[in-house]
The prediction has a mean pLDDT of 84. The RNA shown here (SAM riboswitch aptamer (S box leader)) has 112 nucleotides. The sequence was found by an Rfam model in a public genome assembly.
RNA sequence: UCCUUAUUAAGAGUGGCUGAGGGAAUAGGCCCAAAGACGCCCGGCAACCUAGGUGCGUAAAAGCAUAAAAGGUGCUAAAUCCUACAGAAUCAAAUGUUCUGAAAGAUGAGGA
Numbered sequence: 001u002c003c004u005u006a007u008u009a010a011g012a013g014u015g016g017c018u019g020a021g022g023g024a025a026u027a028g029g030c031c032c033a034a035a036g037a038c039g040c041c042c043g044g045c046a047a048c049c050u051a052g053g054u055g056c057g058u059a060a061a062a063g064c065a066u067a068a069a070a071g072g073u074g075c076u077a078a079a080u081c082c083u084a085c086a087g088a089a090u091c092a093a094a095u096g097u098u099c100u101g102a103a104a105g106a107u108g109a110g111g112a
Base pairs, nucleotide, nucleotide: 001112002111003110004109005108006107007106008105013042015041016040017039021032022031023030026084027083028082029081043076044075045074048072049071050070053066054065055064056063080104085101086100087099088098089097090096
C1' cells in the first nucleotide's frame, strides 16, 4: 500500500507544556480557537484483540451470557460536525424536508 470482516448518534479533564491555526482530502456550509484551539504529556473513557474470573453449556471442546480492566491498540467538541452519489416518502412542484442504501474516511482483528 492492497484485500476481507466488525464497528462507526453512547462514553471520556475547572490538569501541565506549547503557541496559531484547527475540524482527513476536494467543493459548499457550519463550527472550534490568544478567555489559548490543534498537538504533546498526564488523567480519563471504552472493551476490538491477548491473558485470566463467574454462570450456562459439552464426554472434552466449541459456543452463549456477564463482571472486571493486567497486557496490545484505539478514542477523549459537534452523528465520521453536515451535505455531495443512488433509491423511496412527503409536497402543487422542487435544487426543500425525512428515511434507506452506497461511496469515501476512521478504528480493531485477520490476510497478501